[in-house]
């Protein structure tokens, strides 16, 4: 110095000119308006993203208990709460040590010794199991020799049948090891040591657990991301939540000339007609106000488990207290354009270190290019996970040279 892996930070910086959204000031107007003008303040991120989890905050449900049903699962802290974070513990893997241990990493890690279940293919057999092949035994049964009058004795054979001790074979996985007894051969069958498991006790730890010793042949595989048990915790939709004013159109009430209790008559209009008379039909339609509510507008709406800084308290995630600070609030959705000057990066030339001399690598000078990744708030907020040019730190490994 490079590669990789794991974590932590940063993720352009200033200036100008025009444009946009909010705010706050001043001014305009026969038009007061979601208007005009004109100065000022402030405008996206680490993930604004996925919408996974927890919360506020809002309506609606809701005496207590159970039961379905969902989740969440090692301990202790930490938080408003979390399936998050911290800081042990236990398996698990890498590296160095190579006994212990020490660094780095990865683990949904309560219970299959409560019941039930499942395990493809292979294989003889998959869990209170099994003899497929070789192999050993052949106690007992069987056949056959040979001895005996016979009871029976000896001996052979490997048919039955025993073994799961020795090799094979099958599969992810084949039911503890070693030695001895033991027996026909064998076997936790028996013993003794080791391991592992249960249980009892004693130290240590808040605790998970960790060290000891003592009993018990118990010997107990694997799967709860299989039923299921335990143990805890859960009421439903989400700000389009939910409140307020409210155009038009439909509804409903009242009322719109004059006399009469009322029947009618007068009054208007329309139609027959060319005009009056007469008949006929009609009061359309205006105003006024309800209520519920559509467009539409307001409110919720941004000031908060808020940010920074110092202290003080914890290993630590966080806590406390003190000074400071105001940090977008849009609604078809602003948050952009263009142009200056630097700085990271890169690329290329020199040049010094370094080497016997050049690459590589570090400095430094000069020109070139130029912000280049992923991405854009929509009620807040605290996580998680996903993405992402390029920089930087910090453990760890590995490799350390090329000509």
């Nucleotide at each position: 110095c490079g590669u990789g892996u794991c974590g932590g930070c940063c993720g352009g910086a200033c200036c100008g000119u025009c444009g946009c959204g909010u705010c706050c000031c001043g001014g305009g107007c026969a038009u007061c308006g979601u208007c005009c003008c004109g100065g000022g303040g402030u405008g996206a991120g680490g993930a604004a993203a996925g919408u996974c989890c927890g919360a506020a905050c809002a309506u609606c449900a809701c005496a207590g208990g159970g039961c379905a049903c969902c989740g969440u699962g090692c301990u202790u802290c930490c938080u408003a709460a979390c399936g998050g974070g911290a800081a042990g513990g236990c398996u698990c893997c890498g590296g160095c040590a190579c006994c212990g241990g020490u660094c780095g990493g990865a683990g949904a890690c309560g219970g299959c010794a409560a019941g039930u279940g499942c395990a493809a293919c292979a294989g003889a057999a998959a869990a209170c199991a099994g003899g497929c092949c070789a192999g050993c035994c052949g106690a007992u049964g069987g056949c056959c020799c040979c001895g005996g009058c016979a009871a029976c004795g000896g001996g052979g054979c490997a048919c039955a049948g025993g073994u799961g001790a020795u090799g094979g074979g099958u599969g992810a996985a084949a039911c503890g090891g070693u030695g001895g007894g033991g027996u026909a051969a064998g076997a936790g069958c028996c013993c003794a040591c080791c391991g592992g498991c249960g249980u009892c006790c004693c130290g240590g730890g808040c605790g998970a657990c960790c060290g000891g010793g003592g009993c018990g042949g118990c010997c107990a595989g694997g799967c709860a991301a299989a039923c299921c048990c335990c143990a805890c915790g859960g009421g439903a939709u989400g700000c389009a939540a939910g409140g307020c004013c409210a155009a038009g159109c439909a509804g409903c009430g009242c009322u719109c000339c004059c006399c009469g209790c009322a029947a009618g008559g007068g009054c208007g209009g329309a139609a027959c007609g060319g005009c009056c008379c007469g008949u006929u039909c009609c009061g359309a339609g205006g105003g006024c106000g309800c209520g519920g509510g559509u467009a539409g507008g307001c409110c919720g709406c941004u000031c908060g488990a808020g940010g920074c800084u110092g202290c003080c308290g914890g290993c630590g995630a966080c806590g406390g207290c003190a000074g400071u600070c105001c940090c977008a609030g849009a609604u078809a959705a602003a948050u952009g354009a263009c142009g200056g000057u630097c700085u990271c990066g890169u690329c290329c030339g020199g040049g010094u270190g370094g080497u016997g001399c050049g690459g590589a690598c570090a400095c430094c000078c000069g020109g070139a290019u130029c912000a280049g990744a992923c991405a854009g708030a929509a009620u807040u907020c605290g996580g998680c996970u996903u993405a992402c040019a390029g920089g930087u730190c910090g453990a760890c490994a590995c490799g350390a040279c090329c000509g």
Molecule: Bacterial RNase P class A
Organism: Rhodothermales bacterium